[in-house]
RNA sequence: AUAAUUUAAUUGCCGAAGCUGCUUUCACAGGGAAGCGGCGCGGGGGACCCAAAAAAAUUAGGGGCGAAGCGUUUUAAUAAUGCAGAACAUUCCAAAGUUCCAGCCCGACAGCUAACCUCGCAGGCGUAAUUGGAAACAAGC
Repeated sequence: AUAAUUUAAUUGCCGAAGCUGCUUUCACAGGGAAGCGGCGCGGGGGACCCAAAAAAAUUAGGGGCGAAGCGUUUUAAUAAUGCAGAACAUUCCAAAGUUCCAGCCCGACAGCUAACCUCGCAGGCGUAAUUGGAAACAAGC
C1' cells in the first nucleotide's frame, strides 16, 4: 500500500411504523414493560355518478400489503438475462457508481367511491457521505 474479517455508531439506512397523556407494574439515577387514550403517519372495506354489461368475466379461481411486474432462456424447481420498477447522508432535477427486484395475507369474496366502518404504527440493518445545476436551512461576519 492492497484485500478480507471484526468492533463501534455520527446529524446514519430501508420502512407508514413517530411524538405524547394517564393507570398499573419493574427498577430506584436516567429509565423499562403492559393496558387505555390524544395528535400525526399508513392500509382496507364502503353510495350517487362513472366504469363494467348480453360480443365480457367466472378452478386456468379472485383479491390485498409491498418497488418486487411482464418476458426470454433453462430443466419442473433453480440459476442467468431483457424491459419496467425500487433504495443509497437537507430537498428537487440530470449524470455516474453500488445494490434490490422478496416475502406474506384474505378465504369464494371486494371496480371507483362522499358520509361512515375498520386495521397497523413492526421488523431488519450499517451506506461511503460522488459530480453539475437550482432551492432551503445552519454557522460565521
Molecule: c-di-AMP riboswitch aptamer (ydaO/yuaA leader)
Organism: Pyrinomonadaceae bacterium